[in-house]
Notes
This is a predicted structure of a 102-nucleotide RNA (TPP riboswitch aptamer (THI element)) from Pseudogemmobacter lacusdianii. Taxonomically the source falls in Pseudogemmobacter (Bacteria, Pseudomonadota, Alphaproteobacteria, Rhodobacterales). The coordinates come from a structure-prediction model, not an experiment, and the mean pLDDT is 75. The sequence was found by an Rfam model in a public genome assembly.
RNA sequence: CGCCUCACCUCGGGGUGCCCGUCUAACGGGCUGAGAUGCGAAAGCGGACCCGUUGAACCUGAACCGGCUCAUACCGGCGGAGGGAAGGUGCAUCGGUUUCCC
Numbered sequence: 001c002g003c004c005u006c007a008c009c010u011c012g013g014g015g016u017g018c019c020c021g022u023c024u025a026a027c028g029g030g031c032u033g034a035g036a037u038g039c040g041a042a043a044g045c046g047g048a049c050c051c052g053u054u055g056a057a058c059c060u061g062a063a064c065c066g067g068c069u070c071a072u073a074c075c076g077g078c079g080g081a082g083g084g085a086a087g088g089u090g091c092a093u094c095g096g097u098u099u100c101c102c
Stems, first nucleotide, its partner, number of pairs: 001095002006090005011052004017031005037046003058083003064077004
């Protein structure tokens, strides 16, 4: 000096679904998950959670294909497909370079 791991700080990105009770609203129950939330007519603004290029957090494809289930948006494929949000500081390991001594 550099790569990487981890941690911290600041900044940023993202999703918030489905089924049933029940005709509508409100409410209640169930499923998966880290997360299914509060306010709001909505746009949006917060909280928690996850993720930030080593990028499957998340989106498109997709009202897709197969499976499971009382029913699902659940599981898998798709996916060596395409997109997608970063800077700093610090410790250790490792590698390189320079100087000095023997």